[in-house]
RNA sequence: UUGAGAGUUUGAUCCUGGCUCAGGAUGAACGCUAGCGGCAGGCCUAACACAUGCAAGUCGAGGGGCAGCACGGGUAGCAAUACCUGGUGGCGACCGGCGCACGGGUGAGUAACGCGUAUGAAACCUGCCCCCCGCUGGGGGAUAGCCCGUCGAAAGGCGGAUUAAUACCCCAUAGUUCCCCCGGACCACCUGGUCUGGGGGGUAAAGUUUUGGCGGCGGUGGAUGGCCAUGCGUGCCAUUAGCUAGUCGGCGGGGUAACGGCCCACCGAGGCUAUGAUGGCUAGGGGGUCUGAGAGGAUGAUCCCCCACACUGGUACUGAGACACGGACCAGACUCCUACGGGAGGCAGCAGUGAGGAAUAUUGGUCAAUGGGCGGAAGCCUGAACCAGCCAUGCCGCGUGCAGGAAGACGGCCCUACGGGUUGUAAACUGCUUUUGCGCGGGAAGAAUAACCCCCUCGUGAGGGGGGAUGCCGGUACCGCGCGAAUAAGGAUCGGCUAACUCCGUGCCAGCAGCCGCGGUAAUACGGAGGAUCCAAGCGUUAUCCGGAUUUACUGGGUUUAAAGGGUGCGUAGGCUGACACUUAAGUCAGCGGUGAAAUGCAACGGCUCAACCGUUGAACUGCCGUUGAAACUGGGUGCCUUGGGUUCGGUCGAGGCUGGCGGAAUGCGUGGUGUAGCGGUGAAAUGCUUAGAUAUCACGCGGAACCGCCGAUUGCGAAGGCAGCUGGCCAGACCGAUACCGACGCUGAGGCGCGAAAGCGUGGGGAUCAAACAGGAUUAGAUACCCUGGUAGUCCACGCCGUAAACGAUGAUCACUGGAUGCCGGCGAUACACCGUCGGUGUCUGAGCGAAAGCAUUAAGUGAUCCACCUGGGGAGUACGAUCGCAAGGUUGAAACUCAAAGGAAUUGACGGGGGCCCGCACAAGCGGAGGAACAUGUGGUUUAAUUCGAUGAUACGCGAGGAACCUUACCUGGGCUCAAACGCACUUGGAAGCGCGCCGAAAGGCGUGUGCCAGCAAUGGCCGGGUGCGAGGUGCUGCAUGGUUGUCGUCAGCUCGUGCCGUGAGGUGUCGGGUUAAGUCCCAUAACGAGCGCAACCCCUACUGCUAGUUGCCAGCGCGUCAAGGCGGGGACUCUAGCGGAACUGCCGGCGUAAGCCGUGAGGAAGGUGGGGAUGACGUCAAAUCAGCACGGCCCUUAUGUCCAGGGCUACACACGUGUUACAAUGGCCGGUACAGAGGGCAGCCACCCCGCGAGGGGGCGCUAAUCCCGAAAGCCGGUCCCAGUUCGGAUCGGAGUCUGCAACCCGACUCCGUGAAGCUGGAUUCGCUAGUAAUCGCGCAUCAGCUACGGCGCGGUGAAUACGUUCCCGGGCCUUGUACACACCGCCCGUCAAGCCAUGGAAGCUGGGGGUACCUGAAGUCCGUAACCGUGAGGAGCGGCCUAGGGUAAAACCGGUGACUGGGGCUAAGUCGUAACAAGGUAGCCGUA
Repeated sequence: UUGAGAGUUUGAUCCUGGCUCAGGAUGAACGCUAGCGGCAGGCCUAACACAUGCAAGUCGAGGGGCAGCACGGGUAGCAAUACCUGGUGGCGACCGGCGCACGGGUGAGUAACGCGUAUGAAACCUGCCCCCCGCUGGGGGAUAGCCCGUCGAAAGGCGGAUUAAUACCCCAUAGUUCCCCCGGACCACCUGGUCUGGGGGGUAAAGUUUUGGCGGCGGUGGAUGGCCAUGCGUGCCAUUAGCUAGUCGGCGGGGUAACGGCCCACCGAGGCUAUGAUGGCUAGGGGGUCUGAGAGGAUGAUCCCCCACACUGGUACUGAGACACGGACCAGACUCCUACGGGAGGCAGCAGUGAGGAAUAUUGGUCAAUGGGCGGAAGCCUGAACCAGCCAUGCCGCGUGCAGGAAGACGGCCCUACGGGUUGUAAACUGCUUUUGCGCGGGAAGAAUAACCCCCUCGUGAGGGGGGAUGCCGGUACCGCGCGAAUAAGGAUCGGCUAACUCCGUGCCAGCAGCCGCGGUAAUACGGAGGAUCCAAGCGUUAUCCGGAUUUACUGGGUUUAAAGGGUGCGUAGGCUGACACUUAAGUCAGCGGUGAAAUGCAACGGCUCAACCGUUGAACUGCCGUUGAAACUGGGUGCCUUGGGUUCGGUCGAGGCUGGCGGAAUGCGUGGUGUAGCGGUGAAAUGCUUAGAUAUCACGCGGAACCGCCGAUUGCGAAGGCAGCUGGCCAGACCGAUACCGACGCUGAGGCGCGAAAGCGUGGGGAUCAAACAGGAUUAGAUACCCUGGUAGUCCACGCCGUAAACGAUGAUCACUGGAUGCCGGCGAUACACCGUCGGUGUCUGAGCGAAAGCAUUAAGUGAUCCACCUGGGGAGUACGAUCGCAAGGUUGAAACUCAAAGGAAUUGACGGGGGCCCGCACAAGCGGAGGAACAUGUGGUUUAAUUCGAUGAUACGCGAGGAACCUUACCUGGGCUCAAACGCACUUGGAAGCGCGCCGAAAGGCGUGUGCCAGCAAUGGCCGGGUGCGAGGUGCUGCAUGGUUGUCGUCAGCUCGUGCCGUGAGGUGUCGGGUUAAGUCCCAUAACGAGCGCAACCCCUACUGCUAGUUGCCAGCGCGUCAAGGCGGGGACUCUAGCGGAACUGCCGGCGUAAGCCGUGAGGAAGGUGGGGAUGACGUCAAAUCAGCACGGCCCUUAUGUCCAGGGCUACACACGUGUUACAAUGGCCGGUACAGAGGGCAGCCACCCCGCGAGGGGGCGCUAAUCCCGAAAGCCGGUCCCAGUUCGGAUCGGAGUCUGCAACCCGACUCCGUGAAGCUGGAUUCGCUAGUAAUCGCGCAUCAGCUACGGCGCGGUGAAUACGUUCCCGGGCCUUGUACACACCGCCCGUCAAGCCAUGGAAGCUGGGGGUACCUGAAGUCCGUAACCGUGAGGAGCGGCCUAGGGUAAAACCGGUGACUGGGGCUAAGUCGUAACAAGGUAGCCGUA
């Protein structure tokens, strides 16, 4: 000093795994915004092109000189001035010296000794500088300039004459250097080096001056800088595997400062490469920078070091240094000038321009400082540098005020809205401060001292002290005074991740989005607003890098099922390797030395008011090299050992391999016999075979193949693939036992080589069976399938290919270690059948441990070791291209674009299955009666209509909302009206009773007109009504997918859960499972569960029996009265009954079975018996089920209408279709007559006795009853009669006529009555409904609604009163357990492929086109070098010419890499296209792999 995670696959879970986010960073850019300062940074793109200016000059103390300037002098002139004058200061151009190779720029090229690091140079150079030694004598000829002439537009050039030097040349002198020869000493690392002695040979120099000085030449040494060589390190691609002719080495030479194949001649044939040569692509390298806990990853702006480059390519010259950014020559491209003949140019210096681009600044100041060049110096030059300018580009700092201030103001926003919340102490207001700003004033440091002067010390010259000109920035920083809150806040975000929520608008639109995802009418996710959050002169976005990502895993991952073990063996390289001893010191460790530049980073201290920034010091720089030592481990060497491994002997074992011989059964075929009508095949059939005799059966024969039946197994053998009759031969292996021998000989194994099922291929055989293709028959909507009948390749053999499989234990090989139990195979030991021990093999179960779990568990998936192989999200794709192998099929190797936010593994809970088990239900079956056919009623669909209002729609809509549509209802339509409104409340105001009457228009509503008309109170005022105003209205308009409430259904099904405990990482499980039992999760037993809740049951109601109490309006046995009769009356409480409270039933008792629960029994008893019957009661939940039109309610919408009033119409329509019903089709019946018995209800605008009238509906009278009192009241039944099987004496539709009743009103559109009419219909196809007992069936009665009623409906009531259930295979629904699953919107699920459409990227392709590199040939500038008789020169030398090489150009063939391309191939993506149904449940033919 030191490590944070989150979102996203699922209904949920754990895991694997990818994607995404939060962090930091930037030479940034873009959007919005912007007060100040400090420090830093600023073309990342076009190494694209550049106008203009500047960026390298200087020295007169080297020289000849003098154009221009100044001064002096002279001439002329009054003067201004003009002219002359190198005399002076100086000085353009020129000769000469030094510099121009530094400084500055850029990153194109370069994968290289380019860079970094460490070494070497005994193979080298070094101007200016420093120390030291020595020297500086003499001579000569030119040439710029200037002058004259001349060519040219220019650039520039030519000729002549003259001239100087620190320019050039010659001579002399000199030597330690250099060359040659001969020695000596020392050293060394191969050639050698150092020191030294002798002889021979060769090359020097420059002057100037103010006399102080500055220079010149030779040489040694130093310093600095540079050149060269070597070790190590230094990107990606192996779909680049072979490369190389000066190539590799040698000898000799050339060349260089120097080594070298650098170059050349000759000789040899080498050199590099899997530890990656060669080729391709990309790239300047480092110090460092960013990130990271680190390791690492990424990067190479600014600053420093190195390299490379200077328009492109080549070349040399000069020089100490260059192959030279602001030099030269040539070639090329481009630009410019031109008089067309020729010329000029190179900003990757500083500014600046254009262009490119998302994007990067001033044509600024100064040499004051630092540094550089020249000079003796003054000084000159310096776009190096220092400053300033522009830009929020970054980092750092400061400010935009501080305190007080609640009526918590106004305004805004929100709400549950007379009010509250929030903005918010925020503002106003009061007080204070003055950084910044503005004004005024003061005002730096940065400057050191050179020249020069003075002083001191020594004194050739140097040192010290004093004086001494000089500031771009800049009147800046800073300081003081004054004024005044005065001049100064934004950006993004607010669904989760992630900090921050409301309203409005919008309505899968517009839009958002980093991922998940938001938006389809209440959006915290879009847009706006209010508020909030986070940062702040900035804030966001985009791009890129690291991080998070242990998601390439060295630190620090994996491979049974998630991606991943090679099909298997042998074996090369390589990696790893037993025991002991000695030795060595390469690795390793330690000490010391050198180096690791500075800057950066870190620490301490210090300087700017702080900080950023800067300075000083320290540590660090984890590295490399050297040296000394250590010796455990690894490595090397030597010796020895036996335990790893091998060999030997004996025995055992086996479907181990190869090759031959033999055998039986079976299928098929052939021949013959027996025999007759079928056989065969299937779900059922058909095709097929068969009277020419099949099938069947017998005998004989042939042939091929397989298995080789039994043995046989969960067995054995083999490396794997694989191997099965018997037997011979050959070959291999394993194991056991035993001894001796060898002495680490071992393990693994990239490449390589072999083996390698089936299918397939080639050639030749063979061919019985089976059987792709094919044919036919079926099935089917189709059926190129599944099934059936045939049938060819093939299946078999030989030889040769192929080389793949779900080649699987989905588990590489080897070694060691780590608990048990049990079975099997092969040996061995003990006299051995058991038991036991031991070695090898092969299984199962269970521990520890491991694992995401499932599971593995001495045959590991445990614990370790070694080696190999392989993986890194899904799809695209094992595809394309390339390469390689193959006869082919194809195999091996093996991508990318693009696309998705997942794809996966295991396990969990459900749901589902044309999975399994158990069980239940009028579920089926058994039975009874219906529906479906008819007519009618009613509801619905449809259609129609001005409207046929609306809703309900599988079960769970359809006689449902509706328990009453002629008006009303009414919500619909047409028409006519009203607009505070049809109704109601409050306030104010006004008028008046209200109202009643009348007239007119009108269908009414309504309108108009008119007459009459207030009350209480003294008053104020109040009451009532009308009008007006204002505020509240009203809406059956929408949303049941915003809701409440209510309801249906699964289902009266037996389930649904919780607490604690336990198990599991977890979802979750357990409990609730199991064995029994029950109607029941009912109970019992068992049990890591023990309990509990909601359900079940019970408690409640009705009913069945009974007791008690009570006794009217009910009852009447006994007593009495009374009647034709009658509880009619007195009376009675016995009975019935009424209605209140109790009792009673609990498997309690008995027998049997059972541990128990419980079950069984024609049991007993009992009114009732195992829940006695019925009702009420409906768990957690499901269907976004139903209802906004019953009601309520959020939101939205309408407001002279979507409100409201009225009249009429419609909801009643009708070619049809469906549901539910009614009545029937008749004789168990119809009709007629007679006669009997209920229960539950209802009744005052009512029920109505009784009487009268009417055939009747009903009418007219009328008692009673607000009800156990009065009234409404049965039918089937029973008795008798009739009908006689017929469309009837069945059936009653329809129609005609006449009536009754209700009502304002029965036309649309009521019911009922009577008379007449008398339709369909003779028991109903496929199919379907109800019901298990007081049930079905059948019979009537009542009630609600209601004026009446379309009621045959609904809800109740009683009367009569059956049949059947063997049973659970099947259909439907349900419960529990289990199983599979790719389903979870849950099978009405999921999902595949072709085709069609759009978009996208990509492969192939006749070709077309571009690029870089190489090869061959031709040509070949400049230039170095080489050669050279004629020309020049006295000569040295030169010109010219020739040659080698080369940039460049041209030609040619080929390879490689791109772009494009008619057409073509597949691939991906895309709400609602087509065809089928392949897969997931036994997916309806189990699925899958390889192959054809």